This is a predicted structure of a 688-nucleotide part of an RNA (large-subunit ribosomal RNA, domain II) from Butyricimonas faecihominis.
The prediction has a mean pLDDT of 84.
The source organism's lineage runs through Bacteria, Pseudomonadati, Bacteroidota, Bacteroidia and Butyricimonas.
Rfam family: Bacterial large subunit ribosomal RNA.
RNAcentral holds the full RNA, with entries from ENA.

Context: one part of a larger RNA
RNA sequence: GCCUACGAGUUAGUCGUCACCAGCGAGGUUAAGGGCUUCAGGCCCGUUAGCCGAAGUGAAAGCGAGCCUUAACAGGGCGUCGAGUUGGUGGCGCUAGACGCGAAACCUUGUGAUCUACCCACGAGCAGGUUGAAGUCGCGGUAACACGUGAUGGAGGACCGAACCGGUAAACGUUGAAAAGUUUUCGGAUGACUCGCGGGUAGGGGUGAAAGGCCAAUCAAACUGGGAAAUAGCUCGUACUCUCCGAAAUGCAUUUCGGUGCAGCCUGUGAUGUUCUGUUCCAGAGGUAGAGCUACUGGUUGGACGCGAGGGCUUCACCGCCUAUCAAAUCCGGAUAAACUCCGAAUGCUGGAACACGAAAUCAUGGAGUGAGCCCGCGGGUGCUAAGGUCCGCGGACGAGAGGGAAAGAACCCGGACCACCGGCUAAGGUCCCGGAUGGACAGUUAAGUUGAUCAAACGAGGUGGGAUCGCUGAGACAGCUAGGAUGUUGGCUUGGAAGCAGCCAUUCAUUUAAAGAGUGCGUAACAGCUCACUAGUCGAGCGAUCCCGCGUGGAUAAUACACGGGCAUCAAACUGUCAACCGAAGCCGUGGGGUUAGUGAUGAGCUAACCGGUAGGAGAGCAUUCCUGCCAGCUUUGAAGGUCACCCGCGAGAGUGACUGGAGCGGCAUGAAAAGCAAAUGUAGGC
Numbered sequence: 001g002c003c004u005a006c007g008a009g010u011u012a013g014u015c016g017u018c019a020c021c022a023g024c025g026a027g028g029u030u031a032a033g034g035g036c037u038u039c040a041g042g043c044c045c046g047u048u049a050g051c052c053g054a055a056g057u058g059a060a061a062g063c064g065a066g067c068c069u070u071a072a073c074a075g076g077g078c079g080u081c082g083a084g085u086u087g088g089u090g091g092c093g094c095u096a097g098a099c100g101c102g103a104a105a106c107c108u109u110g111u112g113a114u115c116u117a118c119c120c121a122c123g124a125g126c127a128g129g130u131u132g133a134a135g136u137c138g139c140g141g142u143a144a145c146a147c148g149u150g151a152u153g154g155a156g157g158a159c160c161g162a163a164c165c166g167g168u169a170a171a172c173g174u175u176g177a178a179a180a181g182u183u184u185u186c187g188g189a190u191g192a193c194u195c196g197c198g199g200g201u202a203g204g205g206g207u208g209a210a211a212g213g214c215c216a217a218u219c220a221a222a223c224u225g226g227g228a229a230a231u232a233g234c235u236c237g238u239a240c241u242c243u244c245c246g247a248a249a250u251g252c253a254u255u256u257c258g259g260u261g262c263a264g265c266c267u268g269u270g271a272u273g274u275u276c277u278g279u280u281c282c283a284g285a286g287g288u289a290g291a292g293c294u295a296c297u298g299g300u301u302g303g304a305c306g307c308g309a310g311g312g313c314u315u316c317a318c319c320g321c322c323u324a325u326c327a328a329a330u331c332c333g334g335a336u337a338a339a340c341u342c343c344g345a346a347u348g349c350u351g352g353a354a355c356a357c358g359a360a361a362u363c364a365u366g367g368a369g370u371g372a373g374c375c376c377g378c379g380g381g382u383g384c385u386a387a388g389g390u391c392c393g394c395g396g397a398c399g400a401g402a403g404g405g406a407a408a409g410a411a412c413c414c415g416g417a418c419c420a421c422c423g424g425c426u427a428a429g430g431u432c433c434c435g436g437a438u439g440g441a442c443a444g445u446u447a448a449g450u451u452g453a454u455c456a457a458a459c460g461a462g463g464u465g466g467g468a469u470c471g472c473u474g475a476g477a478c479a480g481c482u483a484g485g486a487u488g489u490u491g492g493c494u495u496g497g498a499a500g501c502a503g504c505c506a507u508u509c510a511u512u513u514a515a516a517g518a519g520u521g522c523g524u525a526a527c528a529g530c531u532c533a534c535u536a537g538u539c540g541a542g543c544g545a546u547c548c549c550g551c552g553u554g555g556a557u558a559a560u561a562c563a564c565g566g567g568c569a570u571c572a573a574a575c576u577g578u579c580a581a582c583c584g585a586a587g588c589c590g591u592g593g594g595g596u597u598a599g600u601g602a603u604g605a606g607c608u609a610a611c612c613g614g615u616a617g618g619a620g621a622g623c624a625u626u627c628c629u630g631c632c633a634g635c636u637u638u639g640a641a642g643g644u645c646a647c648c649c650g651c652g653a654g655a656g657u658g659a660c661u662g663g664a665g666c667g668g669c670a671u672g673a674a675a676a677g678c679a680a681a682u683g684u685a686g687g688c
């Protein structure tokens, strides 16, 4: 991992409640117990036991179809004007282990120190080598000690190192040789040493050179039995089929936030009978969007005026004067606000009427589940006008929704799947190939592979197409080329110099001219020199400036490989506009079939209409298994159950038939009763 078997809403209660069925009915019913009997049964008694009901109301005395409150005959509260009760079945609740399995723990009775910790008593063990303390003796030495030296001696939690005890480092081992080892290496090795035998200390207790260590492979409280099926607002699991409907992830409260109560939303039954919804019309409430503010409140800006203040001048002081400063109030102009409003929609909401539809609505009652939501669009708060962020409101989707499109994708776009079909039409989206369908038509744009669906901005640029306005132009424009571009004058000032061209000034003037600035730029120390404006000639047709729009360009950086899904595509297979055709889904249509609900019919057969996605969940109808009872006076060695295969019936759970296998029991119909259905629980046991 698979197979087989087992494996989870049960049972009980003179309990409660609701529905259905049955009996009796203003009544209903017996309990313990007893009697009779044809004895798992039936009948009767127990009925001036008890219980429920038939009357309520008040705290109560009490009163009573009324009672209470109260001064009240007022008002108000609860009643009267609805039949119950007993039993059965089913749903749900309550009390019990109460759908099953699962703690960590708590208490209690005992068992453990053959492991290990410490202690007590009695014992045992420690190759070999080294060092050489005290003391003693000799000699020297001292007044005597001290002291020195040589021997002797044999101390030590002394040294090296086997046994023995340990376990430093590494490797191996890691379904091991081993539930802690092996190898090499290493520490102690006469000691607080090690070991043997006997004994002692026991669970909130022991023991501990102290690590929460150890107390039998178990220790922040051992192990065993019991309370005990502890409790588990938690996790997991919870078993056959078909049909109808179908949620919620919200509000309030909660020692409450992953739980629960009530409400909301779902479902079954009953009742009411248009009360519901949509459109149009009529009548309303309102202060949002917008807008506005000499209409208020608040903040805000420019100007005018300048209360007051600052600074300066003046004076002995008061007074006074001035101002490139600040600035109140007022006036003029411009803006601003969720907590401003002189104004003010659209929607939405309330009431009334008409019409439309039959789908809906409301009430009562049985049963729920939900009370972690999430994404998208729109209106907002918060945040950074950040987030696949967070919190509200309105709508949609997912949740609980399959199908087609978006390469791939819960939520986006299209569209809501009862079943079948080798029929048709469309939606979104597509039509060169992968790939179903036009390399369709017409007119433009793009040259960037831009683009061909999703990343891109400020800003930059004689890219290119279109439009508008203004100016020049056969009296010759624009560009190029040829020639001129002068004189007073080196204008004045300044300056070392300043001559068109450092700087300043200016009636930047005048002359000659076709034209030529007291000079556009380069240049010189200053001049010079080169240019420009301006003019003529040549040439011969358009030229220049500004603004707007379309498409493109730079800006443009990410990790395997270019990166439209790919191949690839340039008057397109790109982009824009218009048109036609086609493809394309479980949508729609067609054909056949099934079901639900309503109407009709008779609750049938049938006909008609609408409907039949679905998690939690509610409701209905069925299948199978085991056993009891009755009937079939059923089947069976001429082969039961079970097994394998095939055919066949049923929407399905399943049923039937045949062949083979098997070798002794088993069924049909009608009821009844359950140890009544397995894929999952790291389920239990066995097998492989």
Base pairs, nucleotide, nucleotide: 001688002687003686004685005684006683011096012095013094015093016092017091018090019089020088021087022086023085024084027052028051029050033045034044035043036042037041056063057062066078067077068076069075099237100236102234106227107226108225110223111222117201118200119199120198122196123195124194125193126191128160129159130158131156135152136151137150138149139148140147164188165187166186169184170183171182172181203219205215206214207213240622241621242620243619244618245617250263251262252261253260254259264370265369266367267366268365269364270363271362272361275360277356278355279354280353281352282351283350284349290343291341292340297337298336300334301333302332303331304330308326309325310323311322312321313320373398375396376395377394378393379392380391381390382389403414404413405412418593419592420591421590423589424588425587429583430582431581432567433566434565438580440579441578442577443576444575445574451569452568459554460553463551464550465549466548467547468546469545470544471543472542480538481537482536483535484534486511487510488509491505492504493503517532521530522529594612595611596610597609598608599607600606623677625674626673627672629670630669631668632667634666635665642661643660644659645658646657647656649654